[in-house]
RNA sequence: UUUUUAUCAAGAGAAGUGGAGGGAUAUGGCCCUGUGAAACUUCAACAACCUCAAUCCUCAAUGGAAUUGAAAGGUGUUAAAUCCAUCGGAGAAUGCUCCGGAAGAUAGGAA
Numbered sequence: 001u002u003u004u005u006a007u008c009a010a011g012a013g014a015a016g017u018g019g020a021g022g023g024a025u026a027u028g029g030c031c032c033u034g035u036g037a038a039a040c041u042u043c044a045a046c047a048a049c050c051u052c053a054a055u056c057c058u059c060a061a062u063g064g065a066a067u068u069g070a071a072a073g074g075u076g077u078u079a080a081a082u083c084c085a086u087c088g089g090a091g092a093a094u095g096c097u098c099c100g101g102a103a104g105a106u107a108g109g110a111a
């Protein structure tokens, strides 16, 4: 990088450096930001996946799936639903609600 599976309305920030942008991309909207953006560093936190522990199941095992918990380790994350819409559909009727998709992000597997 490609592909596949799962998840994406829960959760969790301080300090230092920095000095104007940021919320993936495009358009529109909305928002964050000199009461200090991005980025980097340190420490901390969260618990989604892997992991670990207990419980449970039985075809009894190097197995299975679920629940609860943990945070040692590998990732990830720590404003707002993935901030919202965009494409298709259903309902409603003053523009709203819902469902699905696309795209994206993260994790595990495979090439």
Stems, first nucleotide, its partner, number of pairs: 001111008013043005021032003026086004044078003048075003051070005056064002082103001087100005

The RNA shown here (SAM riboswitch aptamer (S box leader)) has 111 nucleotides and comes from Alteribacter keqinensis. The sequence is in RNAcentral, with records from Rfam. The coordinates come from a structure-prediction model, not an experiment, and the mean pLDDT is 81. Of the family's consensus pairs, 97% are formed in the model. Its Rfam family is "SAM riboswitch aptamer (S box leader)". Its family is annotated with regulation of gene expression in the Gene Ontology.